[in-house]
RNA sequence: AGAGCCGGCCAGGCAAUCGCCUCGUUGUCCAAGGGCAGCGGGGAGGAAAGUCCGGGCUUCAAAGGGCAGGGUGCCAGGUAACGCCUGGGGGGCGCGAGCCCACGGAAAGUGCAACAGAAAGUAUACCGCCCGGCCAUUCAUCUGAUGAGUGGCCAGGUAAGGGUGAAAUGGUGCGGUAAGAGCGCACCGCACAGGUGGCAACACGCUGUGGCUAGGUAAACCCCACCCGAAGCAAGGCCAAGUAGGAAAGCGUGACCGUGGCCCGCGGUGCUUUCGGGUAGGCUGCUUGAGGGCGUUGGUGACAACGCUCCCAGAUGAAUGAUUGCCCACGACAGAACCCGGCUUAUCGGCCGGCUCUCCCU
RNA sequence: GUCCCCGUAGCUCAGCUGGAUAGAGCGCGCCCCUCCUAAGGGCGAGGUCACAGGUUCAAAUCCUGUCGGGGACGCCA
Repeated sequence: AGAGCCGGCCAGGCAAUCGCCUCGUUGUCCAAGGGCAGCGGGGAGGAAAGUCCGGGCUUCAAAGGGCAGGGUGCCAGGUAACGCCUGGGGGGCGCGAGCCCACGGAAAGUGCAACAGAAAGUAUACCGCCCGGCCAUUCAUCUGAUGAGUGGCCAGGUAAGGGUGAAAUGGUGCGGUAAGAGCGCACCGCACAGGUGGCAACACGCUGUGGCUAGGUAAACCCCACCCGAAGCAAGGCCAAGUAGGAAAGCGUGACCGUGGCCCGCGGUGCUUUCGGGUAGGCUGCUUGAGGGCGUUGGUGACAACGCUCCCAGAUGAAUGAUUGCCCACGACAGAACCCGGCUUAUCGGCCGGCUCUCCCU
Repeated sequence: GUCCCCGUAGCUCAGCUGGAUAGAGCGCGCCCCUCCUAAGGGCGAGGUCACAGGUUCAAAUCCUGUCGGGGACGCCA
């Protein structure tokens, strides 16, 4: 100097004028709501998004148990909790800093693998290799025999070589064999037992035994371990207004109803359906919370404890807009709707810190 | 704001319990028949299965995310 990797911060700013929402306060008008004027405080995000997870909170009278069903899936921690986060182990990618993982079990059982291939699980002989028998034929030698080949058929042995396939019963080398094969040996791999380190997952150029073992697939059914009640602020509570506290049918105590389904249990005495009518208004829930900032201590870290300090949106047809001037990085993705902790997706530009690789100079 | 469902040929839909050329009807093109049409008959074309990634030997089908479309959610008696 270039090319990368990881983490953190900001999210146009400042000033003026008018306008918007809310809270507090003063005054005034007002039956209550509420209006007007003044003063003071506050007023959209890192994702507010998707609604993918987990909760807080509310309701289901009050307590349940089981089955089915659903979720997660290496180990240890963090957290209110999680499918999230941190650290470690294993696997994969990258020269590296780093990044990714849907990561329990195939020896409990069932299923699947089209086509090709001999054969797809303890399943195999298509080509090939070897031995034996028969037939034919060539050459050589010698006098009808021997040796060496070639082709065909039958029977046997074989799974090293070749072919097919995504995948074919450990790998390499040596020996052995009629030809081969862990058939034997050495090394590696694998299984079992033991030892060392580690809380553990797991690791070990550790020791011994063994000729070796039953392949793949579970985002296939399944088995194992752990977890799970449902619905959701449009939950729920209060008030006001208005009509029709109307009509009909069915079930009815061994029936019906009672927040996923089914069963048991418990509770209630009514329940379900159809037609028709009225209304769709106001208040509340509604923002002080597993909250933010700073410091100290502990921890590899996520985070925790302690101390100090701050109050930081509450709209409801839906609040932040317009104008002017200056600066600038010329600003994208984009606006709360009960509240939090995460994940995922979209995204302009700037700043800071750490680390890796390449090249050059000293 | 919350909950549920869908996306396949030009149109309407099958296929969703993974197997290697992805189908049916209507429409379109050509041919036959007819005086000419329609009807009828025959042949044919037309598809990155909404998009991206993953699992698997193999994905329209199984899983995850993104995009687009549709539906439901108040009371009184």